[in-house]
Molecule: TPP riboswitch aptamer (THI element)
Organism: Solirubrobacterales bacterium
RNA sequence: ACGGGAGCCCGACCAGUGGGCUGAGAGGGCGGCGACGGGCCGCCGACCGUCUGAACCUGAUCCGGGUAAUGCCGGCGCAGGGA
Repeated sequence: ACGGGAGCCCGACCAGUGGGCUGAGAGGGCGGCGACGGGCCGCCGACCGUCUGAACCUGAUCCGGGUAAUGCCGGCGCAGGGA
């Protein structure tokens, strides 16, 4: 420099918040939208990955196991993409 994800569960009670699970990371800051869905978007930050590529996406509303629940774990996977 470029790429990428942000899931599941519970609660307070109506604010924009607290907690639990896995994980490197589960949204920290600013702004906007929205009119409430504990929402969405943009930029920045943190973190991970960049072809010796399992970061991440697709297959997938997949299969097996497990869990309070979830890509939580394993398989799929010398599958197809991927900076």